[in-house]
Context: one part of a larger RNA
RNA sequence: UGCAUCUGGUGGAUGCCUUGGCGAUCACAGGCGAUGAAGGACGCGGUAGCCUGCGAAAAGCUACGGGGAGCUGGCAAACGAGCUUUGAUCCGUAGAUGUCCGAAUGGGGAAACCCACCUCUUUUGAGGUAUCCAUGACUGAAUACAUAGGUCAUGCGAAGCGAACCGGGAGAACUGAAACAUCUAAGUACCCCGAGGAAAAGAAAUCAACCGAGAUUCCGGAAGUAGUGGCGAGCGAAACCGGAGCAGCCUGCAUGUGAUAGCAGAGAUCUUAGUGGAACGGCAUGGAAAGGCCGGCGACAGUGGGUGAUAGCCCCGUACACGAAAGGGACUCUGUGGUACUGAGCAUGCGACAAGUAAGGCGGGACACGAGAAAUCCUGUCCGAAGACGGGGGGACCAUCCUCCAAGGCUAAAUACUCGUGAUCGACCGAUAGUGAACCAGUACCGUGAGGGAAAGGCGAAAAGAACCCCGGGAGGGGAGUGAAACAGAACCUGAAACCGGAUGCAU
Numbered sequence: 001u002g003c004a005u006c007u008g009g010u011g012g013a014u015g016c017c018u019u020g021g022c023g024a025u026c027a028c029a030g031g032c033g034a035u036g037a038a039g040g041a042c043g044c045g046g047u048a049g050c051c052u053g054c055g056a057a058a059a060g061c062u063a064c065g066g067g068g069a070g071c072u073g074g075c076a077a078a079c080g081a082g083c084u085u086u087g088a089u090c091c092g093u094a095g096a097u098g099u100c101c102g103a104a105u106g107g108g109g110a111a112a113c114c115c116a117c118c119u120c121u122u123u124u125g126a127g128g129u130a131u132c133c134a135u136g137a138c139u140g141a142a143u144a145c146a147u148a149g150g151u152c153a154u155g156c157g158a159a160g161c162g163a164a165c166c167g168g169g170a171g172a173a174c175u176g177a178a179a180c181a182u183c184u185a186a187g188u189a190c191c192c193c194g195a196g197g198a199a200a201a202g203a204a205a206u207c208a209a210c211c212g213a214g215a216u217u218c219c220g221g222a223a224g225u226a227g228u229g230g231c232g233a234g235c236g237a238a239a240c241c242g243g244a245g246c247a248g249c250c251u252g253c254a255u256g257u258g259a260u261a262g263c264a265g266a267g268a269u270c271u272u273a274g275u276g277g278a279a280c281g282g283c284a285u286g287g288a289a290a291g292g293c294c295g296g297c298g299a300c301a302g303u304g305g306g307u308g309a310u311a312g313c314c315c316c317g318u319a320c321a322c323g324a325a326a327g328g329g330a331c332u333c334u335g336u337g338g339u340a341c342u343g344a345g346c347a348u349g350c351g352a353c354a355a356g357u358a359a360g361g362c363g364g365g366a367c368a369c370g371a372g373a374a375a376u377c378c379u380g381u382c383c384g385a386a387g388a389c390g391g392g393g394g395g396a397c398c399a400u401c402c403u404c405c406a407a408g409g410c411u412a413a414a415u416a417c418u419c420g421u422g423a424u425c426g427a428c429c430g431a432u433a434g435u436g437a438a439c440c441a442g443u444a445c446c447g448u449g450a451g452g453g454a455a456a457g458g459c460g461a462a463a464a465g466a467a468c469c470c471c472g473g474g475a476g477g478g479g480a481g482u483g484a485a486a487c488a489g490a491a492c493c494u495g496a497a498a499c500c501g502g503a504u505g506c507a508u
Base pairs, nucleotide, nucleotide: 001507002506003505004504005503006502007501008500009499015493016458017457020429021428022426023425024424025423026422027421028420029418030417031161032160039101040100041099042055043054044053046079049075050074051073061095062094063093064092065091066090070083071082072081106115107114108113116129117128118127119126120125131158132157133155134154135153136152137151138150139149165196166194167193168192169191176183180230206213207212217244218243219242220241221240227235228234248410249409250408252350253349254348255347256346257345262336263335264334265333266332267331269329270328271327272326274322275321276320280295281294282293283292296313297312304316305315306314360382361381362380363379364378365377366376369395390405391404392403393402394401445452446451465492468479469478470477471476
């Protein structure tokens, strides 16, 4: 030095575990905001920090309910001081307080800061003062009346935030076509505006085919069909049939009547705390029994979790049955209300029945349809009807025939989505997995910035977390003690391999 065996160190794989994720189902909710949101800054404890909670009334205050023995949130103990059967802590509902920034709104500003004015109290504090819009009042030019403008008042008017879904506006490229230009990707991504719990669409100037149907939306077919297409790549219907779900309406004036909305009350119901809730003992093993053996019991309850190993009967629960002073939801009834609101009651009479529109020319766009034989729809531009004896459509166009009535408006459901709440589930993951994040993570750290973005779980049933002694400056170790176990000792379950030692044997 090599090989072998044994024994260690290092290392953190593997096994087991799960507080966290992922994906679903059902129900709810689908908004918050000038009564100041979302999100923050700074504070508040007997307390040094962070998290949580809260706001100078500051881990809290008041009231009403629930509950019933301990409590003063967590990391996180100790100490100190207290509270509590005169019912605390805790849970629910309603209220009070709520610094500063932030739409931020008195003016400014490098967010959490600076500087004001007015009114009332005047020790001190409280309130008001942005803009736009609407309404009203007062003023008021050029310019006589007027108007524009100005000022003031009133407004539970707007603003800002929010995951996806929805409508509209604007709108790529990579890519594919095996290159590329029409085409495709795609009206996708991204951006902007607006709305709602859904949105949009919607009651035929529709289809159909000589038979007829009868608003819209969504699903299954029709069908990868008919078509379209450098007839390439590709794109790609509709009628009709079957389902889900169904609902129809309004208009100007006058007169009459008096339904709805709204508001108030009552009722039952759901919800925001909760309450009751069956049934087991012994023996041996063991550190510990829930496992074994023996003998019982309950079940409208053998879903699940915990307890020193695997528990129907130990604990929390579960089936089932109950429960609200206060707040909320939808519903029903009663009253009020009176056309102001709303798309929308009814009756009668009179009236109206949509014009720079339809169509056309030119240029674009949308229709599955790329200008094509190209109908239909939208319109930048130029033109421009009829008016029910009328007009549109039936895929150029014409006739016949059929069908409908544009140029005003409203409309539930079936449909889409999930930032979120509750319950339940999984031939989903199990710490290099599953969210980036099981752990104080959008943190540490990186970047001027936009932005990028980790690693990191496990002693034990219980800290019983090793008093005391010894070596040592300490670290660390040896005894002692705890424990079932300490080769479970906090660098803590298991503890693989690489890698590094020690001992022994053999070889050199």
A computed fold for a 508-nucleotide part of an RNA from Silvimonas amylolytica, annotated as large-subunit ribosomal RNA, domain I. The RNAcentral record of the full RNA draws on ENA. Rfam family: Bacterial large subunit ribosomal RNA. Its mean pLDDT, the model's own confidence on a scale to 100, is 84.